The part of an RNA shown here (large-subunit ribosomal RNA, domain VI) has 244 nucleotides and comes from a Candidatus Micrarchaeia archaeon. It matches the Rfam family "Archaeal large subunit ribosomal RNA". The literature on the family includes a 2001 paper in Science by Yusupov et al., "Crystal structure of the ribosome at 5.5 A resolution". Clan: LSU clan. Its mean pLDDT, the model's own confidence on a scale to 100, is 82. The RNAcentral record of the full RNA draws on ENA.
Context: one part of a larger RNA
RNA sequence: UGCGUUGCAGUCUGAGGGUAAGGAAACCUAAGUACGAGAGGAACGGGUUUUCGGAGCCGCUAGUUGUCCUGCUCUCUUUAGGGAGGCAGGGUAGCCACGCUCUAUCGGAUAAGCCUUGAAAGCAUCUAAAGGCGAAGCCGUUCCCGAAACGAGACUGCUUAGGCCGCGCGCAGCAGACGCGUUUGAUAGGGCGGAAGUGUAAACCAGAAGCGCAAGCGACUGGCGAGCUAACCGCUACUAAAGG
Numbered sequence: 001u002g003c004g005u006u007g008c009a010g011u012c013u014g015a016g017g018g019u020a021a022g023g024a025a026a027c028c029u030a031a032g033u034a035c036g037a038g039a040g041g042a043a044c045g046g047g048u049u050u051u052c053g054g055a056g057c058c059g060c061u062a063g064u065u066g067u068c069c070u071g072c073u074c075u076c077u078u079u080a081g082g083g084a085g086g087c088a089g090g091g092u093a094g095c096c097a098c099g100c101u102c103u104a105u106c107g108g109a110u111a112a113g114c115c116u117u118g119a120a121a122g123c124a125u126c127u128a129a130a131g132g133c134g135a136a137g138c139c140g141u142u143c144c145c146g147a148a149a150c151g152a153g154a155c156u157g158c159u160u161a162g163g164c165c166g167c168g169c170g171c172a173g174c175a176g177a178c179g180c181g182u183u184u185g186a187u188a189g190g191g192c193g194g195a196a197g198u199g200u201a202a203a204c205c206a207g208a209a210g211c212g213c214a215a216g217c218g219a220c221u222g223g224c225g226a227g228c229u230a231a232c233c234g235c236u237a238c239u240a241a242a243g244g
Stems, first nucleotide, its partner, number of pairs: 007158006016145003022052008035040001053103005061097001063095002068090005073084004106140003113133004164244002166182005187240003190236005196229003204223004210217002
């Protein structure tokens, strides 16, 4: 651009394409069976695991977490606080593997091969006519794309509907794209609450190697859960989503 339609939004059908998403092993059973004089010794089928590969996920476990908390060092004008992630102990979201979940079967047509019937050739012969079986391979089943499938499709809603730029953003993302929101609003920030993290100076309580005639002292350890708090979950128009 076209089809279809007045013009849109959303949802489908599936002509036709693509495909490697699966591979292997062990054990139990079958069965000490079939077979075999014995010695020995299967398979089909059923079940349970493991491993390699593939896809997805983050409730658990683990890792990371320079934007969260704490301790320490040096330093800065402060018993506060800051800086250097300088060192150390933890750690949410997110991302992840070492963690978790899933990862078939069957059908059809065949190859080599096997077989039935069967003439040429009164016999025989799997083949010449005809028919049956037979692979991790081929075609489907599964998964993905797919109305430009010119036989150009169908359904639903709306009909000045709808779309776009801009703006606020993201579970999306190299840029485009995709998705959400745009005051008839919880889209981001802030505030408040929660979850979760860290772990509380002094005092007090308990313990503590030891010291001390005794009373008691005692580095340190635990408790007593404060303060602070990122990405998480809610609430709230305080700020920003002007406008075209």